[in-house]
RNA sequence: UAAUCGAAAUGGCACACUUAUUGAAAGAUAAGGUCGCAAAGCCACGGGCCUAAGGCAAUGAGCUAGGGUAGCCGGGCUGCCGAA
Numbered sequence: 001u002a003a004u005c006g007a008a009a010u011g012g013c014a015c016a017c018u019u020a021u022u023g024a025a026a027g028a029u030a031a032g033g034u035c036g037c038a039a040a041g042c043c044a045c046g047g048g049c050c051u052a053a054g055g056c057a058a059u060g061a062g063c064u065a066g067g068g069u070a071g072c073c074g075g076g077c078u079g080c081c082g083a084a
Stems, first nucleotide, its partner, number of pairs: 005082002012037002017032006035071001041077003045074003048069003054064003
């Protein structure tokens, strides 16, 4: 120094929940919040999961992603610190 790895420190992010906005919904955004996170930074490419406006079906209460989820997993790109 690099890879692996994760002790310490600095700083970072922010689940549930609340309020507002937005959306058909799932969800997203902002503020508060602080369960957790070493990629909980970015990308829906593969799988999973959520929703079903529109479409399909047509007396059934169903099917479907061009909508979501990166804090479900894999993959890609980038990145702080440095004890063993």
Molecule: c-di-GMP-I riboswitch aptamer
Organism: Sporolactobacillus inulinus CASD